[in-house]
């Protein structure tokens, strides 16, 4: 340098045929049961979905240009 994928809670991902209120799982933080700091039960906080334009009544979802991280090539 050329071509592909991915970028959504602190981690790990769903959501992507464009429309509920953006969600699950582990984490946490509070309550409760326990000898128990383990483990169960209930509950709660937390993202303006990589940034910045565009199409639309309406964008995490489509479209460009850029950043980033991984692959494949030369």
């Nucleotide at each position: 340098g050329g071509g592909c994928a991915u970028g959504u809670a602190g981690c790990u991902c769903a959501g992507c045929u464009g429309g509920u209120u953006a969600g699950a799982g582990c984490a946490c933080c509070g309550a409760u049961c326990u000898u128990a700091u383990a483990g169960g039960u209930c509950g709660g906080g937390g993202g303006u979905c990589c940034a910045u334009a565009g199409u639309u009544c309406g964008a995490a979802u489509c479209u460009a240009u850029g950043c980033a991280u991984g692959c494949c090539u030369a």